[in-house]
Molecule: transfer RNA
Organism: Micromonospora sp. R77
RNA sequence: UCCGGUGUCGUACAACGGCAGUACGGCCGACUGUUAAUCGGCGAAUAGUGGUUCGAUUCCACUCACCGGAG
Numbered sequence: 001u002c003c004g005g006u007g008u009c010g011u012a013c014a015a016c017g018g019c020a021g022u023a024c025g026g027c028c029g030a031c032u033g034u035u036a037a038u039c040g041g042c043g044a045a046u047a048g049u050g051g052u053u054c055g056a057u058u059c060c061a062c063u064c065a066c067c068g069g070a071g
Stems, first nucleotide, its partner, number of pairs: 001070007010024004018054001026042005047063005
């Protein structure tokens, strides 16, 4: 320098172009002599900027970060 992949709650992962969800963790409560376990509830995220579309996590372009390959 060129090519490819990845980027979503604190963490690990989902999501035909149509309500952003699951588990763990966190907080509150129930239960228990206490803790743990169990049960119920709550909050929390789409890397950024544009474009396409009635509608974008999803498609397109560029940028950024990380990983890999070629030279």